[in-house]
Context: one part of a larger RNA
RNA sequence: CGAAAGAAUGUUGACGGGCCCUCCCUCCAGUACGAGAGGACCGAGGGAGCCGAACCGCUGGUGUCCCUGUUGUCUCCGAGGGCACGGCAGGUUAGCUACGUUCGGAACGGAUAACCGCUGAAAGCAAAUAAGCGGGAAGCCUCCCCGCAGAUUAGCAUUCUACGUUAGAGACGUGGCAGAUUACCACGUUGAUAGGCCAGAUGUGCAAGCGCAGCAAUGCGCGCAGCUAACUGGUACUAACCCUCAAAAGUGCCA
Numbered sequence: 001c002g003a004a005a006g007a008a009u010g011u012u013g014a015c016g017g018g019c020c021c022u023c024c025c026u027c028c029a030g031u032a033c034g035a036g037a038g039g040a041c042c043g044a045g046g047g048a049g050c051c052g053a054a055c056c057g058c059u060g061g062u063g064u065c066c067c068u069g070u071u072g073u074c075u076c077c078g079a080g081g082g083c084a085c086g087g088c089a090g091g092u093u094a095g096c097u098a099c100g101u102u103c104g105g106a107a108c109g110g111a112u113a114a115c116c117g118c119u120g121a122a123a124g125c126a127a128a129u130a131a132g133c134g135g136g137a138a139g140c141c142u143c144c145c146c147g148c149a150g151a152u153u154a155g156c157a158u159u160c161u162a163c164g165u166u167a168g169a170g171a172c173g174u175g176g177c178a179g180a181u182u183a184c185c186a187c188g189u190u191g192a193u194a195g196g197c198c199a200g201a202u203g204u205g206c207a208a209g210c211g212c213a214g215c216a217a218u219g220c221g222c223g224c225a226g227c228u229a230a231c232u233g234g235u236a237c238u239a240a241c242c243c244u245c246a247a248a249a250g251u252g253c254c255a
Stems, first nucleotide, its partner, number of pairs: 001150001005161007015147004021049007033038001050105006059098004066091005071084005109141002115135004168245003172188005193239003196235005203227002209222005
């Protein structure tokens, strides 16, 4: 820009893409077959590998300051801290993850290949073929998943909008499990969008201070304490101020 008014929401799917794997074991059955040795078709069930997708309840990883321990040194001591790879070490919330979990690569159907047939003439016979009708593959078309109406043949459905800072959109702002930017999504006081605060969860592992015991190091008690990131719920305290754009009930053509 188009899609013959302007929009919002929901859809159809022409077409395109993805997927398509393999092996083992058990039963049928030591059956059919075979002198024996050996040993099935068909069908049913179980498992494994590989590839892929999603997810984080479990098991692990990470988790640069969430908690704790501790070394050297400095801040007079204590408390609390700085520096030393987060100083080192032991754990760990959220998130992200695989080594973890779940699922898929299934079945049905259609047309077929090689191949196997039915009926059947030409050619009184025969012949699966000439007319006609079947069976038949991991392959083809579907089925399953994804994208898709610029599919210019531009689809369909519902709803909204009459002159107004109106339907709607944008910009700006607060943000996100969305994201390089953009886009997308949520919210903007008629508000829980983010921060703060409150409560909780989780993690760590029992704070400071005081008391008691001990010469002291230290231990015990008040006390499963204190602290606690990204998590959950709540609460307008802070910040979401302000602003812009924007249609039209017709026209043309054909019958």

Predicted 3D model of a 255-nucleotide part of an RNA (large-subunit ribosomal RNA, domain VI) from Candidatus Hodgkinia cicadicola.
Model confidence (mean pLDDT): 85 of 100.
Rfam family: Bacterial large subunit ribosomal RNA. Its family is annotated with structural constituent of ribosome and ribosome in the Gene Ontology.
The organism belongs to Candidatus Hodgkinia, within Bacteria.